[in-house]
RNA sequence: GCUGACCGCGCGGGAGAGUGUGGUGUGCUGGUUCAUCCAUCAUGCCACCGCCGAAGGAGCAACCGCCCCGGAAUCUCUCAGGCACAAGGGACCGCACGGGCAAA
Numbered sequence: 001g002c003u004g005a006c007c008g009c010g011c012g013g014g015a016g017a018g019u020g021u022g023g024u025g026u027g028c029u030g031g032u033u034c035a036u037c038c039a040u041c042a043u044g045c046c047a048c049c050g051c052c053g054a055a056g057g058a059g060c061a062a063c064c065g066c067c068c069c070g071g072a073a074u075c076u077c078u079c080a081g082g083c084a085c086a087a088g089g090g091a092c093c094g095c096a097c098g099g100g101c102a103a104a
Stems, first nucleotide, its partner, number of pairs: 006099003010095004018049001020048008029039003050083003056079001057077003063071003
């Protein structure tokens, strides 16, 4: 000096599971009425049942290490999160840029 691991930013790709049931509020539209009430659609909240795993979190472990102990998954659990379309999130993968240290 270069470069792998690693870190950060940007771009691209990126799955799964309910249009569930009930209650309540709001908004648009329509019907109706003395007051009001009803229906469709959309949406917020609450409860119940079912389900998903790839934010996060937790557990076990092959394995690894400086071996008292520690690190450790796409496995497991679902606290959290999520379950029409869309949006959002998204482990992980690829490209590019910047940083970066070990060996050769």